[in-house]
RNA sequence: CGCAGAGUAGGAGCUUGUGCGUUAAGUGCCAGACAGACGGGGAGUUGCUGUCGGGACGAAAGGAAGUAUUUCCUGCGGUACAGGUUCCGCAUCCCGCUGUC
Numbered sequence: 001c002g003c004a005g006a007g008u009a010g011g012a013g014c015u016u017g018u019g020c021g022u023u024a025a026g027u028g029c030c031a032g033a034c035a036g037a038c039g040g041g042g043a044g045u046u047g048c049u050g051u052c053g054g055g056a057c058g059a060a061a062g063g064a065a066g067u068a069u070u071u072c073c074u075g076c077g078g079u080a081c082a083g084g085u086u087c088c089g090c091a092u093c094c095c096g097c098u099g100u101c
Stems, first nucleotide, its partner, number of pairs: 002100004010088010020077003029055002032052005040095004061074005
């Protein structure tokens, strides 16, 4: 010098638990502003994530107890968080690391 490789944040599926909504929030979609993160170091996007307010769309309820606006059970929601498990995994560039010629 060449070749090969490892590792992160994070993402997705399945599953368990506890909640929330079912008087429709949340999820998903559209455009905007701002912010953040992105292997050990540096840089970093038209990619990713979050926050804010806006726009369009939009739903699955049933039963039991009770005097009661309350509670409980079974569901439902591309629902929230946490645990388990499987898979994927630095956009990209430079350096470093491991192996090898």

This is a predicted structure of a 101-nucleotide RNA (THF (Tetrahydrofolate) riboswitch aptamer). The prediction has a mean pLDDT of 78.